Two RNAs folded together computationally: RNase P RNA and transfer RNA, 440 nucleotides in total. Model confidence (mean pLDDT): 79 of 100.
RNA sequence: CGGGAUGGGCGGACGGUCGCGUCGCUUCGACCCACAAGGUCGCCAGGCGAUGAGGAAAGUCCGGACUCCGCAGAGCGCGGUGCCGCGGAAAUCGCGGGCGGUGUAAGCCGACGGAAAGUGCCACAGAAAACAAACCGCCGAUCGCUCGAGAUCGGUAAGGGUGAAACGGUGGUGUAAGAGACCACCAGCGACGUGCGCAAGCGCGCCGGCUUGGCAAACCCCACCGGGAGCAAGGCCACGCAGGGUUAUGGGGCGGCUCGUCCCGACGGCCCGGGUAGGCCGCAUGAACGUCGCGGCAACGCGAUGUCCAGAUGGAUGACCGUUCCCUCCGGGGACAGAAUCCGGCUUAUAGCUCAUCCCGACAG
RNA sequence: UCCUCGGUAACUCAAUGGUAGAGUGAGCGGCUGUUAACCGCUAAGUUGCAGGUUCGAGCCCUGCCCGAGGAGCCA
Numbered sequence: 001c002g003g004g005a006u007g008g009g010c011g012g013a014c015g016g017u018c019g020c021g022u023c024g025c026u027u028c029g030a031c032c033c034a035c036a037a038g039g040u041c042g043c044c045a046g047g048c049g050a051u052g053a054g055g056a057a058a059g060u061c062c063g064g065a066c067u068c069c070g071c072a073g074a075g076c077g078c079g080g081u082g083c084c085g086c087g088g089a090a091a092u093c094g095c096g097g098g099c100g101g102u103g104u105a106a107g108c109c110g111a112c113g114g115a116a117a118g119u120g121c122c123a124c125a126g127a128a129a130a131c132a133a134a135c136c137g138c139c140g141a142u143c144g145c146u147c148g149a150g151a152u153c154g155g156u157a158a159g160g161g162u163g164a165a166a167c168g169g170u171g172g173u174g175u176a177a178g179a180g181a182c183c184a185c186c187a188g189c190g191a192c193g194u195g196c197g198c199a200a201g202c203g204c205g206c207c208g209g210c211u212u213g214g215c216a217a218a219c220c221c222c223a224c225c226g227g228g229a230g231c232a233a234g235g236c237c238a239c240g241c242a243g244g245g246u247u248a249u250g251g252g253g254c255g256g257c258u259c260g261u262c263c264c265g266a267c268g269g270c271c272c273g274g275g276u277a278g279g280c281c282g283c284a285u286g287a288a289c290g291u292c293g294c295g296g297c298a299a300c301g302c303g304a305u306g307u308c309c310a311g312a313u314g315g316a317u318g319a320c321c322g323u324u325c326c327c328u329c330c331g332g333g334g335a336c337a338g339a340a341u342c343c344g345g346c347u348u349a350u351a352g353c354u355c356a357u358c359c360c361g362a363c364a365g
Numbered sequence: 366u367c368c369u370c371g372g373u374a375a376c377u378c379a380a381u382g383g384u385a386g387a388g389u390g391a392g393c394g395g396c397u398g399u400u401a402a403c404c405g406c407u408a409a410g411u412u413g414c415a416g417g418u419u420c421g422a423g424c425c426c427u428g429c430c431c432g433a434g435g436a437g438c439c440a
Stems, first nucleotide, its partner, number of pairs: 001361010012324007020052008028042005054336001058347002061345005066230004073259004078226005083097005098112001099110004113221002118219002120215003135160002137156007168186006187211002189208002192205005234281004243272003250264004274439002288307008325334003366436007375389004383420001391407005413429005
C1' cells in the first nucleotide's frame, strides 16, 4: 500500500423565531367556604422555567415482572428444549470449552441426545437400496457335442456397470474360482485398563474380525420443562338502557379428553335485543443508568459514588432561518425509522463517519 | 393485545418429499360466406422472499414480506 476478519462508539453540530405535549411556579377568572387560608376547574386563559423518541421505539419470535382467575391434583395426550460447564430472575439468552464443518489465515457456522428399541421411506437408474440378493462376468458338476458355442444345477462377490448412497481399504495366504475364510498394516466401532480434565471429551496401551448404509427439521424412544389469561390485565367513579327467550343428570375454575376436586346453581351463566364510546388509578425509582475500584479468561458479580431520563389516549417531539459538516447528476439531498404497562433477550431494517485488535499478500528498511 | 388461515401460469384452483398440472383466458391453425360454438397445436411459473434439513423441497424447519378473518366494553 492492497485485500480481509472481529469487537465497540456515533447516528449530523451550534444558535435564533414560531408552534405542540407533560410537569413546576405564578397572574387572572369561576366555584367550594361567612371571610381568610387552602383546594378544584379553565371546550383551548396569560406569563416564566424545566423537559420531550430509538439503536432498533419495529416484528410480536422467546422469557419474565405485574394483575386477575376460589393455589392449579392424577392419568393419557399436547407443546417446548436437547454436547459440557458457568452466568443470569428466566429464556429459541449470553460467555468459555469440547466435537464436527468451512476458510491460506485472522476467523466464521452448527436444531450437536438416540438409527446394534420398533415402524416407515430411499424416486429414476441398477441384479440388488439393507432380512439379503446376482445382470454381465469367474469357477465346478451334469447333459449334449467331432471340437467349440450352448442348456440345467450349484458355488462366488474379486472385476464390469448403475446410483446421492452398494455391506471397510491395500497387500498377501488360501481356493476350482473366490470371500475377514485367515494374516500384516491402515481406517472405523465397541469393551477393558490407564493418564489429563468438574464435565463434554482427549491421549496412550491392549483385546474383540465387530465392519453395523442414510433420513428422527418422518413417526417414534429417552431425559428435562410447561396451570390459564393478558394493561381492552385489573381496580374505582360517573353516565345511559327495555325487555324477551333458553337452560337442572346444568354451567364454570380446567386449556384436548377422562377421573377427581372446588365454586355458582335460576344467577347477565348463555342467546336475541338494548345502552355507552367519559374520567381517575394501574403509569414510570427500575432485575435502571453513568463513573471509579476489586474479583473473574469471559459472560457477569461485588463495593463506593453520582444522576432522575417522554408519559400521550385521535394520540405531543414539528416547521422556518443563519453558520457549519457530509454527499451530489449542482437542481438539491441528510440511512433505517416514531414510544403506548414495564423489563431482559433474539430477529429484521440501517446512508455515512469513527476507534481498537488481528490475519493474508506485495514492496522497502 | 391475543388467535386462526392463506400466498402456485393473466384469473380460479390441483399436486404421498421424486420431471409442477387442470379449467378459463392469450396466440396460431382448421371448420364456416363471416362470427360464435367446436377441433387441434403452442407459449406462459425464481411455487411471496431468504436460508437450512435431505441424494432431491411447492410440500419439512427457521427467519422475513404481503393479504384475509376472528375474539375482547356495560347492564